[in-house]
């Protein structure tokens, strides 16, 4: 750093996924030890219980205990008092606000405790609670009447403070005392100061929703609402509160509403820039059971105070009371989830006190928890017979592995023992040295000794990504999966299993950030075709801005000064053995204010300018608008005329018009709508858009020359006009032409393409929609950056009489093209290239431009615009194939041209299909079907029925016994079984010899390891075949062009049967195919001359039979021959074609072998071979008998016919290839004949099959025949172990269908088609099939528009398992989300009314009343009551909003092979798309 996934591949565009890093985490498996941190993210849900705030007897009287020397001491502490409870400690409900954060302000303020100053602390008064009586209560607790003290309470004095004022003054406010023999000390008042801490205000900064706004304000918000004025209240400013005046305030730089949210330092990620997060640790807000309220006090509207509504809970003797863990622990519930009802106040720190001290779940500390990070350990040396055992395996071995066993070693952890802190400052005593005390953790940290490898490894992964392979089981199952995706019998992807990677006390999953992601793009992205340029223009705000000179300094740049809390983070350095962790110091904290400076640019001001706009003046061109007029062609309709039978109309046709006269021709008239030619990628306009001719009104454009304004510009949200077609409203108009309609035709249908008909419509007016593929898919402006060429409309130059042509230029429209750009394609001075400025708009598809809200609309709509859920893509552009009911050349029995046939009879073969115990099995469009089968009566046979065998019918290996072999009887249907009988070989050793042993072969028997298997997979395979196609094509090296797949060659002209072969050409050469080489037929020579063959000779029983010969045929072995060589012509001087000569043969002579790179998961596991799988007294072997022969039928292929080109009969001529010893078999001889009986010669150029048919001659004479022979019926023949199921053949008799075959379809181009025959291979016999062989032996190809197939160029494509292909919509079933809904439940909020506790206040206070005044009365002052305003819950009425549910109902989304149709993609078969209406 990047990698995966869209395609056959490529290149881009785009999203999904993955590698990383964290985390208060949570599941699964595991688990050995420590150290340092964290540990309810959910229900701010409820809460037993214990603690979490008190101290002070040195402020004060009293009670009590204890001690006494009786003098008093001392200790406890419920009350009054005092300080403290407002820290400290939790939570994050609420809160979008000056809550925070951060500079600031405060001449608008307070401030116990604390420091410093300064001054003072005199003198006097009346209460009251404890506490005594009494008295209610069930408690909680109350009354009530006495007594009493203070540092409680309250006057007077006094005065630096404050208040008031005429600056002379007046008014008015204080205090306490305790301790201590004293020294002193601690404290009280007043005041200045200072330090903390705290209150107020400000600038600036940090979340989403505009589907929360009638755009500047009468319309959104706001009524104390914005400001005054006077007052009240506060420490203290202010609508804070009041009361009266004004009508203001706040908002597009986002009010006002909704959601959601504690905020910071900081964390986690990131290169950064960001982005997400606010646990623990640190500041600050807030709240404390929900809502209110105040009181106390320096401080609260006060977690652990108080009152009061409310909900809960708990006591209650029903009258009434009591409580708030969001303090530590704990307990129930939630939740995936989160801890002990621990020690101690020894240390830090707080309160209270002179202290000692007391409190202190603040805190230090230990439990519990792999929650994280850090560190240790689970050994370490040696040890090959590479042990066993596992796994694999090609069986040879591999691997597990130096791992282990064994040897020798360490002791960290672990135990066991002994020692054993640091963390302690301070306290008290004492003059003082000095003494003595204080550790919760903890006998723990850590130091020594012993012991003994002993107690200490798992976890996920192994298909690519991504490091890591292998067997076996499973068989689209059961699973896996983060993306791609894996599993249908050979899964490196499921499960085991072994081995192997990776991390490690921890390993994966899961969830969530932030990274990859530049995938919201300040750094750092786009918009012709991938998502995106508003239809167009106008134009306010707003961005932006020409040249010069001066000012200013806001913005920007420098210094400096102050902040920027501390911890983090980061540099050094230290401390624990390291490290986590933790001290110290430093750097950082990019930021915000303050000066101070700088003036290049920007911005503000003042003044100049002309170059950007703009006016003026003089020409100009135009289908630019707007109105009114007016012309002819044409179509329709009218009316006459003239004329007769059709017309129209299509692919063909009907409907339809016409004898009531149509068409079709003349005249006449009506009316509407649109304007041929000219006309042109020509003109005009911002765009829709705009075309006869004329007149009036009017708008921009251009050109050209001066002179003039002087920046007056550009862009443009919001907003405003214009805006095609269809469409709507009202009126007119309607000729054509035409949705809807309706008729016809087409078609399985045809609510469509076609055809006749027709309404709205289209046209005018006036108003309304506002959409369109409103396209250049290209927003406006400016300015720069090669040219070439065409055209429109100006204007200029030389020359000249003028035009024209020529050159120069401004402005517009075109086409080509250089740099540059672009994925590419393509842009290219009219940009999509360089650049600025400003607007619009995109950020996977699909849902969906849909929903729901708003807003315009008479409506149709339109605008503005989600979400849930699904998908691993969707796309762009380009390339390579296929394909096309696209085009361009070419070829072929492909069509035509022709000759024969199938298709219909019969029959025979082969197949489906039925049937069957079985009808084995395969093959299935061409390319399956007279295919495997070159031959099924048994056999083959692999099917089935029945009887049998189980190391087997067959290989190899052991062991017994036998020679082998030969024959026999009994049962059997067979195979088999039972029982004999004859017989003893060959080699080698012992022996004198009889006889033993052994060994090679066979044979019988066992045993077991193996044999067998036409069982299954041709979709594991291998051989082989088939087929496109004997079509001309498939292809590399190199170069070059292309980012890239690829392309180039191979294309292009021409020629060829052919990528044949020639020019040409960024290519050059090459290979496999094509020819050529080989076989064969055709001609000639040459060698040979037997079984061939006779020209010449001679014999003959007249046969080449015999001698002769080898000339001739033949026969087969070598050659030779033809190569477009020659000549003419055509062609490019090439190839090559055409036509000749010569030649048996002429243009590849005829025919065969030969089949490129590849299709078709073609075909075969039933020739063979072979992986696996599977059967193993059977799926294997062996017999008998069956079947493969079946039969309603339905296809392919043949034979034989229908007859005269023929049957019959009769003559009797002429080949070729081949075969032939378990065979051909002359001949003779008997059968009507198959054949039979004898039988010569041939293992064959010599004997045989062997007769060659079609020929010729004669007869039939057109008929179901002297045509056809099928089915039968009798008799026989051969072959064979056997012809019943089941063979061929003979002869007599039967004598069916068929009289040339519909749709359709098929082979042939010359020795072919046809038609005759003839031989073979199989084979005991059995061919109409096959193979091969000769006789006779035609016809037509004008051509290449069609039909099939191929080739090749191009051209579309959404196809790529590739048109047998992709694909759409509805329907029906199935399931998800969702919108509408009559309403119903709940939240939250608003307005208006009622109610009005509790308090403080304003009033009133004829009840009560210690201090003060006053001789007294009585006042002063108070209090209690009751009251008004406020004002929480509460209640009602109507509303806004936000969610739940909700019959019915709307589409949507998805899946296995439903249904119906074919819209899309090729020209998709009606080009298609868009916008409107039906």
């Nucleotide at each position: 750093a990047g990698a995966g996934u869209u395609u056959g591949a490529u290149c881009c565009u785009g999203g999904c996924u993955c590698a990383g890093a964290g985390c208060g985490a949570a599941c699964g498996c595991u688990a050995g030890c420590g150290g340092c941190g964290g540990g309810c993210c959910u229900a701010a849900c409820a809460c037993a219980u214990g603690c979490a705030a008190g101290u002070c007897g040195a402020g004060c009287g009293g009670a009590g205990a204890g001690c006494u020397u009786c003098g008093g001491c001392u200790c406890u502490u419920a009350g009054c008092g005092g300080c403290g409870a407002a820290c400290g400690g939790g939570u994050g409900a609420g809160u979008a606000a000056c809550a925070c954060g951060u500079a600031g302000g405060u001449a608008a303020u307070g401030u116990u405790c604390c420091c410093u100053c300064u001054g003072g602390u005199g003198g006097g008064g009346g209460a009251u609670a404890a506490c005594u009586g009494g008295g209610g209560g069930a408690a909680a607790c109350c009354c009530u009447a006495g007594c009493u003290a203070a540092u409680a309470c309250c006057g007077c004095a006094u005065a630096u403070g404050c208040c008031c004022c005429u600056c002379g003054g007046g008014g008015u406010g204080a205090a306490a005392g305790c301790g201590g023999c004293g020294a002193c000390g601690c404290g009280c008042c007043a005041g200045a100061g200072g330090a903390u801490c705290a209150g107020c205000c400000u600038g600036c900064g940090g979340c989403c929703c505009a589907u929360u706004a009638u755009u500047u304000a009468a319309u959104c918000c706001u009524a104390g609402u914005u400001g005054g004025u006077g007052g009240g209240g506060u420490a203290a400013c202010g609508g804070c509160c009041c009361a009266c005046c004004a009508a203001g305030g706040g908002u597009a730089c986002g009010a006002u509403g909704g959601g959601u949210a504690g905020c910071u330092g900081a964390u986690c990620u990131g290169a950064g820039a960001g982005g997400a997060u606010g646990a623990u640790c640190a500041g600050c807000c807030a709240c404390a059971c929900u809502g209110g309220g105040a009181c106390u006090g320096a401080g609260a509207c006060a977690c652990g105070g108080c009152c009061c509504a409310g909900a809960c809970u708990c006591c209650u003797a029903c009258g009434g009371g009591a409580g708030g863990c969001a303090g530590c622990a704990g307990u129930g519930g939630g939740g995936a989830a989160u801890a002990u009802u621990g020690g101690a106040c020894a240390a830090u720190g707080g309160g209270c006190g002179c202290a000692a001290g007391c409190c202190u779940g603040a805190u230090c500390c230990a439990g519990c928890c792999a929650c994280g990070c850090c560190g240790c350990g689970u050994g370490a040396g040696u040890g090959a017979u590479g042990a066993a055992g596992g796994c694999c395996u090609u069986c040879g071995g591999g691997u597990u592995g130096u791992a282990a066993a064994g040897c020798u070693c360490u002791g960290u952890c672990g135990u066991g023992a002994g020692g054993g802190a640091c963390g302690a400052a301070g306290g008290u005593g004492g003059u003082a040295a000095c003494a003595c005390u204080u550790g919760a953790c903890g006998g723990u940290a850590c130091c020594u000794c012993a012991c003994a490898a002993g107690a200490a490894a798992g976890c996920a992964c192994c298909g690519g990504c991504u490091a890591a392979c292998u067997c076996c089981g499973u068989g689209c199952c059961a699973g896996c999966a983060g993306c791609c995706g894996c599993g249908g019998u050979a899964a490196u992807a499921c499960g085991g299993a072994g081995g192997g990677u990776g991390c490690a006390a921890g390993c994966g999953u899961u969830g969530c950030u932030c990274g990859g992601a530049a995938u919201c793009a300040c750094u750092g992205g786009g918009c012709g075709u991938a998502a995106a340029g508003c239809g167009c223009a106008c134009g306010c705000a707003g961005g932006c801005g020409g040249u010069c000179u001066g000012g200013u300094a806001a913005g920007u740049c420098g210094g400096a000064u102050g902040u920027g809390a501390a911890a983090g983070c980061c540099c050094u350095g230290g401390g624990c053995u390291c490290a986590a962790c933790c001290c110290a110091g430093g750097a950082a904290c990019u930021g915000c204010a303050u000066u101070c400076g700088a003036u290049a640019c920007u911005g503000c001001c003042c003044g100049a300018c002309u170059u950007g706009a703009g006016u003026a003046c003089g020409g100009g061109a135009g289908a630019g608008g707007g109105a009114g007029g007016u012309g002819g062609a044409a179509u329709u309709c009218c009316u006459g005329g003239u004329g007769u039978a059709g017309a129209g109309g299509u692919g063909a046709a009907a409907u339809u018009c016409g004898u009531u006269g149509a068409u079709a021709u003349c005249a006449g008239g009506a009316g509407g709508a649109a304007c041929a030619c000219c006309g042109g990628c020509g003109g005009c306009g911002a765009a829709a858009g705009c075309g006869g001719c004329c007149u009036c009104c009017u708008g921009g454009c251009c050109c050209g020359u001066u002179a003039c304004u002087g920046a007056c510009g550009c862009u443009c949200a919001u907003g405003u006009g214009c805006g095609a077609a269809a469409g709507c409203g009202u009126g007119g108009g309607g000729a054509g032409c035409a949705a809807a309609c309706a008729g016809g035709a087409u078609u399985a249908g045809a609510u469509a393409c076609c055809c006749u008909g027709g309404u709205a419509g289209u046209c005018c007016a006036c108003g309304c929609u506002g959409u369109a593929a409103a396209c250049g898919a290209u927003g406006a402006a400016u300015g720069c950056u090669a040219g070439g060429u065409g055209u429109u409309g100006g204007g200029g130059g030389u020359a000249u009489u003028c035009a024209c042509c020529c050159c120069c230029u401004c402005a517009g429209u075109g086409c080509c093209g250089a740099a540059g750009c672009u994925a590419a394609c393509g842009c290219a001075u009219u940009a999509a290239g360089c650049a600025u400025u400003c607007c619009g708009c995109c950020u996977g598809g699909g849902g969906a431009g849909u929903a729901c809200g708003g807003c315009c609309g008479c409506a149709a709509g339109g605008u503005u615009g989600a979400a849930a859920c699904u998908c691993a893509a969707a796309g762009g552009a380009a390339u390579u194939g296929a394909c096309g009911g696209g085009g361009g050349c070419c070829c072929g029995c492909a069509c035509a041209a022709g000759c024969g046939g199938u298709g219909g009879a019969g029959u025979a073969u082969g197949u489906g299909g039925u049937u069957u115990a079985a009808u084995u099995c395969g093959a299935c469009g061409c390319a399956a079907c007279g295919c495997g089968c070159a031959g099924a009566a048994c056999c083959u046979u692999a099917c089935c029925c029945a009887g049998u065998c189980u190391u087997g019918a067959c290989a190899u290996c052991c062991u017994g016994g036998g020679a082998a072999c030969c024959u026999g009887u009994a049962u059997g249907a067979a195979a088999g079984u039972a029982c004999g009988g004859g017989g003893u070989g060959c080699c080698c050793c012992c022996u004198c010899a009889c006889g033993g042993g052994g060994g090679a072969g066979c044979c019988c028997a066992g045993a077991g390891a193996c044999a067998g298997g036409u069982g299954c997979u041709g979709c594991a395979u291998g051989g082989c075949u088939g087929u496109c196609g004997u079509c001309a094509g498939c292809u590399c090296g190199u170069g070059u062009c292309g980012u890239g797949a690829g392309a180039u060659g191979u294309u292009c002209g021409g020629u060829u049967a052919a990528g044949u072969c020639c020019g040409g050409c960024a290519a050059c050469g090459a290979g496999c195919g094509c020819a050529a080489c080989c076989c064969u037929c055709g001609u000639c020579g040459u060698u040979a001359g037997u079984u061939g063959c006779c020209a010449u000779c001679a014999c003959c029983u007249c046969g080449g039979g015999u001698g002769g010969g080898c000339a001739c045929u033949c026969u087969a072995g070598c050659g030779a021959g033809a190569c477009u060589c020659c000549c003419g012509g055509u062609g490019u001087u090439a190839a090559a074609c055409c036509g000749g000569c010569g030649g048996a043969a002429g243009a590849u002579g005829g025919g065969g072998a030969u089949g490129a790179c590849g299709u078709c998961a073609a075909g075969u596991c039933c020739u063979c071979a072979u992986g696996g799988c599977c059967c193993u007294u059977a799926c294997g072997g062996g017999u008998u008998g069956g079947g493969c022969u079946a039969c309603a039928c339905a296809c392919g292929u043949g034979c034989u016919a229908c007859a005269a080109u023929g049957g019959u009969g009769g003559u009797g001529a002429c080949a070729g290839u081949g075969g032939g010893c378990a065979g051909c078999g002359a001949c003779c001889a008997c059968g009507c004949g198959a054949g039979u009986g004898g039988a010569a010669g041939c293992g064959a150029a010599u004997c045989u099959c062997c007769a060659a048919a079609a020929g010729c001659c004669a007869u039939c004479u057109c008929a179901g025949u002297u045509c056809g022979g099928a089915u039968u019926g009798u008799a026989c023949u051969c072959u064979g172990c056997a012809a019943c199921u089941c063979g061929a053949g003979u002869a007599c008799a039967u004598g069916a269908a068929g009289u040339u075959g519909g749709a359709a379809u098929u082979g042939c181009u010359a020795g072919u088609a046809a038609u005759c025959g003839u031989g073979g291979a199989u084979c005991a016999g059995c061919a109409c099939g096959c193979c091969a062989c000769g006789g006779u032996g035609a016809a037509u190809a004008c051509g290449u528009u069609c039909c099939c197939g191929g080739g090749u160029c191009u051209u579309g494509u959404a196809c790529a398992c590739a048109c047998c292909g992709c694909c759409c919509g509805u329907c029906a079933a199935g399931u998800c989300a969702u919108g509408g809904g009559a309403g119903u439940c709940g939240g939250u909020u608003c307005u208006g009314c009622c109610u009005g506790a509790a308090g403080g206040u304003a009033g009133u206070g004829c009840g009560c009343u210690a201090a003060c005044c006053g001789c007294a009365a009585g006042g002063a002052g108070g209090c209690a009551g009751c009251c008004g305003a406020c004002c929480a819950c509460g209640g009602u009425a109507a509303g806004g909003u936000c969610a739940g549910c909700g019959a019915c109902u709307g589409g949507g989304g998805u899946g296995a092979a439903g249904u119906c149709g074919u819209a899309a993609c090729a020209a998709g078969g009606u080009a298609g798309c868009c916008g409107u209406a039906g």

Description:
The prediction has a mean pLDDT of 84. A computed fold for a 1478-nucleotide RNA from a freshwater metagenome, annotated as small-subunit ribosomal RNA. The RNAcentral record of the sequence draws on SILVA. It matches the Rfam family "Bacterial small subunit ribosomal RNA".